[in-house]
Transfer RNA from Diachasma alloeum, 71 nucleotides, folded computationally. The source organism's lineage runs through Eukaryota, Protostomia, Pancrustacea, Insecta and Diachasma. Rfam family: tRNA. It is annotated as a transfer RNA. RNAcentral records the identical sequence in 2 taxa. The sequence is in RNAcentral, with records from Rfam.

RNA sequence: GCCGUGAUGGUGUAAUGGCAACACUCUACGUUGUGGCCGUAGCGACCCAGGUUCGAUUCCUGGUCACGGCA
Numbered sequence: 001g002c003c004g005u006g007a008u009g010g011u012g013u014a015a016u017g018g019c020a021a022c023a024c025u026c027u028a029c030g031u032u033g034u035g036g037c038c039g040u041a042g043c044g045a046c047c048c049a050g051g052u053u054c055g056a057u058u059c060c061u062g063g064u065c066a067c068g069g070c071a
Stems, first nucleotide, its partner, number of pairs: 001070007010024004018054001026042005047063005
């Protein structure tokens, strides 16, 4: 330098164009002598900038970063 893959709550992962889901974590409550476990409820995220579309996490272009391959 070229090519490929990926980027989503604090963490690990789903979601192939139509309300962003699950687990752990966290908070509150219940339970307990206290804590933990358990139960109920809640908070919290689409890497950045454009484009296509009635509508984009998703498709297209460029960029940044990470990983891998070639040279």